[in-house]
Context: one part of a larger RNA
Molecule: small-subunit ribosomal RNA, 3' major domain
Organism: Cyanobacterium sp. IPPAS B-1200
């Protein structure tokens, strides 16, 4: 001076309370651990690993694990000889690779030769996802968006060092005010950024339609009022009144307003902590391999299964299931793509080809929960839909191990979940579709939009974290 305390004293956060919803029980998905295994690649491991790296393993990917190849090499410079470049065919082989045998001559030139590109030598190298994240860089995680973390001069103290930064109030905040051996000051906080909610103004296509024509139709003529775009601008400061408080900071209430005391959510992470994590994203020191720990190809594996565990999703129905009819979205993606109408199929899906590089055209009638009307009638059911057999589709050289998807049969566990556990205070929870990245094909994961829309907060004793002051230690 810090760092502990089952020490004290004040405040804070969905921490805990008061609610909702769930998990843990079952099938399934997918991750991890463990066994297995030629091989089941590697790496993350309390919070802060386990739907994590992986925005998508059939082959590729891919490092792995059997086999068959190559050795200046699948990449890069350099030198020396040949040949342009390319390009055809046989023959062995699972492909790679091995052997052989033709066509083909071209650009520039100062006619020496050069550029580019192959092929051979030679050697320098060249390669390593091969070790150390405790040599490292640079990124990330976390405490934690916590409100602290410091410093320069002064003073104080022999000195570590203290003060400032403590105290009275207050704030979300070391935010402000007042006090004070302090006076200022930086790095945080806030604010300036973005984006949602009002109004005002510019502009009116492709986007809109009151009014006036016109149509099946905002379809056309118009028209810029609206809605919407999407630029600029106004607005919110305790500004105003009232009460409280120290003629303070604030605070509590009202008015007024679309919006009230940070108006909601994003962005942004301060000194520092865990030798946190990454040597496999990239880079990098040292060590290693060098006819193999390089490369390349075919086949497997990464998708194994007495088991154990996280994370999801589906359910156990009646606030529900189904049939049939009907309404309303936002955001976003499309040229190797989106694909309409029309026909074919029961369906996946095909056929077809209009239309769009795109407020026009397609995905997409752009939803779904809803709403109406009919059945079921509380049962392992018209509930669940796991597994299984068949027939179909569609991607893609190729779905045996290993993909999605559709018909038709089959109908498993599941009767609301033991200790114990997690999430969230408002358009938030829960619940319902929807579209995007990865992607030839694959989403119950992620990562965005939107619809419908609650409960409850007395309070802080208690558990868990965390500030700030103060006490004790035999700890650094």
């Nucleotide at each position: 001076u810090g760092a502990c305390g089952g020490g004290g004293a004040c405040c804070c956060g969905c921490a805990c309370a008061a609610g909702c919803g769930g998990u843990g029980g079952a099938g399934u998905a997918u991750g991890u651990g463990g066994u297995u295994u030629a091989a089941u690649u590697c790496g993350a491991u309390g919070c802060a690993a386990c739907g994590c790296g992986a925005a998508g393993a059939a082959c590729c990917u891919u490092a792995c694990c059997a086999a068959g190849a190559c050795u200046u090499g699948a990449c890069a410079u350099c030198c020396g000889a040949u040949g342009a470049a390319u390009u055809u065919u046989u023959c062995u082989g699972a492909a790679a690779g091995g052997a052989a045998a033709g066509a083909g001559u071209g650009c520039c030139u100062u006619a020496g030769g050069g550029a580019a590109c192959a092929u051979c030598g030679u050697g320098a190298c060249a390669g390593g996802u091969g070790g150390u994240g405790c040599a490292u860089g640079g990124c990330u995680g976390u405490c934690g968006u916590c409100a602290g973390c410091u410093c320069g001069u002064g003073u104080c103290g022999u000195g570590a060092g203290a003060u400032g930064u403590u105290g009275g109030g207050u704030u979300a905040a070391g935010u402000c005010c007042c006090g004070c051996a302090a006076c200022g000051a930086g790095c945080g906080c806030a604010a300036c950024c973005c984006u949602c909610g009002u109004c005002c103004u510019u502009a009116g296509u492709u986007g809109c339609c009151a009014g006036c024509a016109u149509u099946a139709a905002g379809u056309u003529g118009g028209g810029g009022a609206c809605u919407c775009u999407a630029g600029g601008g106004a607005g919110a400061c305790c500004g105003c009144c009232g009460g409280g408080g120290a003629g303070a900071a604030c605070u509590c209430g009202g008015a007024g307003g679309a919006a009230g005391g940070u108006g909601g959510g994003g962005a942004u992470g301060a000194c520092g902590u865990c030798a946190a994590g990454u040597c496999a994203g990239c880079a990098u020191g040292c060590c290693c391999c060098u006819u193999a720990c390089g490369u390349c190809u075919u086949g497997g594996g990464c998708u194994a299964c007495a088991c154990a565990c996280g994370u999801a999703c589906u359910a156990c129905a009646a606030u529900g299931g189904u049939u049939a009819g009907g309404a309303c979205a936002a955001a976003g993606g499309g040229a190797u793509g989106c694909g309409a109408a029309a026909c074919c199929g029961c369906a996946a899906g095909g056929u077809g080809a209009a239309g769009c590089g795109a407020a026009a055209c397609c995905c997409a009638u752009c939803a779904a929960a809803c709403c109406u009307a009919g059945c079921c009638c509380c049962a392992g059911u018209u509930c669940a839909g796991a597994u299984c057999g068949u027939c179909g589709g569609c991607u893609g050289a190729a779905a045996c191990u290993c993909g999605c998807c559709g018909g038709c049969g089959u109908g498993a566990a599941g009767g609301a979940g033991g200790a114990a556990u997690c999430g969230c205070u408002a358009g938030u929870a829960a619940u319902c579709g929807c579209a995007g990245g990865u992607c030839a094909g694959c989403a119950u994961a992620c990562u965005g939009c939107g619809g419908u829309g609650a409960a409850u907060c007395c309070g802080u004793u208690c558990c868990c974290g965390g500030g700030u002051c103060u006490u004790g230690u035999a700890c650094a």